[in-house]
C1' cells in the first nucleotide's frame, strides 16, 4: 500500500402544529446522485439506544463531530395599518353663555357718552263731560159700582113750592199703561273720555330743554374663561395583519476544520 469478505452506517435534512416527550403520516422550506413496499390525524409506532413490519441497494474517501455562513421557520417589542370599546381631568374641530376691544362693521361735531332738570306711559284721588239705568218733570191713554163734577130719562119725600140719593152719557182724574228730536243744582252704575287738576312711585321705554366735548355700540373676525359634543382629529385599552423593522431561538443548503473498525491473504 494493494485486494477480498464483514460489521457500525447510509439510503436526505430542516421548520412548524400535534405529543408528557420521541419519530412517522399533515402544512412549508431546502435540495437531488438521493431505493420499493404495508398502516396512519378522533391517527400510526415508540419510551431517553424513542418510529415499526417486510424486501432491495450500498458500505468505511463513505460517513460522524465541530466552526463559518445563511434560505426558512417560530417566539417576543416597536412601528404603519384594520376592526371594537373607553375618554371632553387632551381638546384640534364643532356648539352655546360671558368678558376683551386688536382688526372690521354701524353710529357720532346736523353733537357720542355723561350730568342736570320736565312732560308722556304706570298708580291713587277728585272735578267736568260721555254713556247706560232709576226717579221726577211732560204728551196720551185709562175706574160697571167701591173716585170726582154735571146728571137726561126714571126712583124716593112733600098737598104744593120745593128738595134729596143717583145709573147711563159727557167731561176730568188716581194707580196703572204706553211715548218723545224729553225736563232736571237728583241717585245709581263702567271694559266711559285725544278733558281738567291734586298727589305718589319709578328710572325701563318715547320724548322736549341745558352743561360738556368724542367716543357710543359689540353684528363679523380676533384673544380669554366656562360649559357641551366621543361624528372627525387625539390619547388609553384590546383585537387583527399576504406589510416593516430589531431583538432572540431552531437552522436546509454551501464553504472549511478534525476524527474513522474487524478478519484474511499478497
Nucleotide at each position: 500500500u494493494c485486494g477480498u469478505g464483514c460489521u457500525a452506517g447510509a439510503u436526505g435534512g430542516g421548520g412548524c402544529a400535534g405529543u408528557a416527550g420521541c419519530g412517522g403520516c399533515g402544512c412549508c422550506c431546502u435540495g437531488u446522485a438521493a431505493c420499493c413496499u404495508c398502516a396512519a390525524a378522533u391517527c400510526c409506532g415508540c419510551u431517553a439506544u424513542a418510529g415499526g413490519g417486510g424486501g432491495g441497494u450500498u458500505g468505511a474517501u463513505g460517513c460522524u463531530c465541530c466552526g463559518c455562513c445563511c434560505c426558512g421557520g417560530g417566539c417576543a417589542g416597536g412601528g404603519g395599518u384594520g376592526g371594537c370599546g373607553a375618554a371632553g381631568c387632551c381638546u384640534g374641530c364643532c356648539c352655546g353663555u360671558a368678558a376683551u376691544a386688536a382688526g372690521u362693521g354701524a353710529u357720532g361735531u346736523u353733537g357720542a357718552c355723561g350730568g342736570c332738570u320736565g312732560g308722556g306711559u304706570c298708580c291713587c284721588g277728585c272735578g267736568c263731560g260721555g254713556c247706560g239705568g232709576g226717579c221726577u218733570g211732560c204728551u196720551g191713554u185709562g175706574a160697571a159700582c167701591c173716585u170726582c163734577g154735571u146728571c137726561a130719562g126714571g126712583u124716593c119725600c112733600g098737598g104744593a113750592a120745593g128738595g134729596a140719593a143717583g145709573c147711563a152719557g159727557c167731561g176730568a182724574u188716581a194707580a196703572g199703561c204706553a211715548g218723545a228730536u224729553u225736563u232736571g243744582u237728583c241717585c245709581c252704575g263702567g271694559g266711559u273720555g285725544c278733558c281738567g287738576u291734586g298727589g305718589g312711585a319709578g328710572u325701563g321705554c318715547c320724548u322736549g330743554g341745558c352743561c360738556c366735548g368724542a367716543g357710543u355700540u359689540g353684528g363679523c373676525u380676533g384673544u380669554u374663561a366656562c360649559g357641551g359634543u366621543a361624528a372627525c382629529g387625539u390619547u388609553c385599552g384590546u383585537u387583527g395583519u399576504g406589510c416593516u423593522u430589531u431583538g432572540u431561538u431552531c437552522a436546509a443548503a454551501g464553504c472549511g476544520g478534525a476524527g474513522u473498525g474487524c478478519a484474511c491473504g499478497g
Predicted 3D model of a 266-nucleotide RNA (Bacterial large signal recognition particle RNA) from a Bacillota bacterium. Its Rfam family is "Bacterial large signal recognition particle RNA". Gene Ontology terms of the family: SRP-dependent cotranslational protein targeting to membrane, signal sequence recognition and signal recognition particle, plasma membrane targeting. The sequence is in RNAcentral, with records from ENA. The coordinates come from a structure-prediction model, not an experiment, and the mean pLDDT is 76. A source record names the gene ffs.